[in-house]
RNA sequence: UUCUUAUCUAGAGCAGGUGGAGGGAGGGCCCCAAUGAAACCCGGCAACCCCGGUAUUGUACCGGAAGGUGCUAAUUGCCGCAGGAUUUUCCUGAGAGAUAAGAU
Numbered sequence: 001u002u003c004u005u006a007u008c009u010a011g012a013g014c015a016g017g018u019g020g021a022g023g024g025a026g027g028g029c030c031c032c033a034a035u036g037a038a039a040c041c042c043g044g045c046a047a048c049c050c051c052g053g054u055a056u057u058g059u060a061c062c063g064g065a066a067g068g069u070g071c072u073a074a075u076u077g078c079c080g081c082a083g084g085a086u087u088u089u090c091c092u093g094a095g096a097g098a099u100a101a102g103a104u
Stems, first nucleotide, its partner, number of pairs: 002103007013042001016041003022032003027079003043072003048068002050064006076096001081093005
């Protein structure tokens, strides 16, 4: 880099520190930001890998959080494509994206 599988409406600092203007993938919107953006540190959340246990043991469930990741405004912020409905709106799915584990 690519492929496979799983998950993506929950949760986590409204006075933490450094920093100093951008950020929310991309296009269109709509938002966040000097009452302090990104990034880094600390704290926190969750439980994919992981650890312990039980059972009907290629699996499922219960518990844990030392370690590897991840996450910590807004549903993945919303829309874009297809289908549907009770059609100023809503629902389902695809695609795209993100994360994990495995393979390459």

The prediction has a mean pLDDT of 83. The RNA shown here (SAM riboswitch aptamer (S box leader)) has 104 nucleotides and comes from a Clostridia bacterium. Rfam family: SAM riboswitch aptamer (S box leader). Rfam links the family to the GO term regulation of gene expression. From the family's description: The SAM riboswitch is found upstream of a number of genes which code for proteins involved in methionine or cysteine biosynthesis in Gram-positive bacteria.